C1' cells in the first nucleotide's frame, strides 16, 4: 500500500506527568474534583496461532460383523467302529444303558480364503460451539454525532466515504 471481516455490547484502580484530549473539519463533550504520554496491577473479548472437550457430516474396512467357499484344527452334540468291567432285558440270536478309545460322516465351535458392508468400535478430514495458554487490540458518550448519496412533512432511517482493530498478501 492492497484485499477482507467486524465496529448499537463489554471492561477498573494506582504511580508519574503537567494541558490537553475525543483521527481530520463542523458540532457537542471530557479534562487542575488533573488531559495526552509512560509504568504497575486488574479487566473486557473482536481477530489470529496452538492445545483440549463436545456435536453432527464426509471418508477409511486392517477390528467387531454378514454371506459364500475349501476342508486345516478340535472332540461340544449326534452318528459309525472297536472294546474292559458293571447294570437292565431275554428261551435264544443278542439288544440297550453307562464308560473308554478311534473315525472325520453331519451339525456346532475355532482357524484359512474370497466377497460384502459404515450397524458398532476405531482412525482421519474439514465445519460448528465451548474452554485454556499465547500474539495483537481495547477499557467516557453507537467509530460521540454529522461531513457524501437516497428515502422521509419533520423526527429519523438506510447505504457509502473516512477512521480504528484483526487476518492475509
Nucleotide at each position: 500500500u492492497c484485499u477482507u471481516a467486524u465496529c448499537c455490547a463489554g471492561a477498573g484502580g494506582g504511580g508519574u506527568g503537567g494541558a490537553g484530549g475525543g483521527a481530520c473539519c463542523g458540532g457537542c463533550c471530557c479534562u487542575g474534583c488533573g488531559a495526552a504520554g509512560c509504568c504497575c496491577c486488574g479487566g473486557c473479548a473482536a481477530c489470529c496461532c496452538u492445545g483440549g472437550a463436545u456435536g453432527a457430516u464426509g471418508c477409511g474396512a486392517a477390528c467387531g460383523g454378514u454371506g459364500c467357499g475349501a476342508u486345516c484344527c478340535a472332540c461340544g452334540c449326534u452318528g459309525c467302529u472297536a472294546g474292559a468291567a458293571g447294570g437292565c432285558a431275554a428261551a435264544g440270536c443278542u439288544g440297550c444303558c453307562c464308560c473308554u478309545a478311534g473315525c472325520g460322516a453331519g451339525c456346532c465351535g475355532g482357524g484359512c480364503g474370497c466377497a460384502c458392508g459404515a450397524c458398532g468400535a476405531c482412525g482421519c478430514a474439514g465445519c460448528a460451539u465451548c474452554c485454556a495458554u499465547g500474539g495483537u487490540g481495547c477499557c467516557a458518550a453507537g467509530u460521540c454525532c454529522g461531513g457524501c448519496a437516497g428515502a422521509g412533512u419533520u423526527a429519523u432511517c438506510u447505504g457509502g466515504a473516512a477512521g480504528a482493530u484483526g487476518a492475509g498478501a
Predicted 3D model of a 169-nucleotide RNA (SAM riboswitch aptamer (S box leader)) from a soil metagenome. Its mean pLDDT, the model's own confidence on a scale to 100, is 78.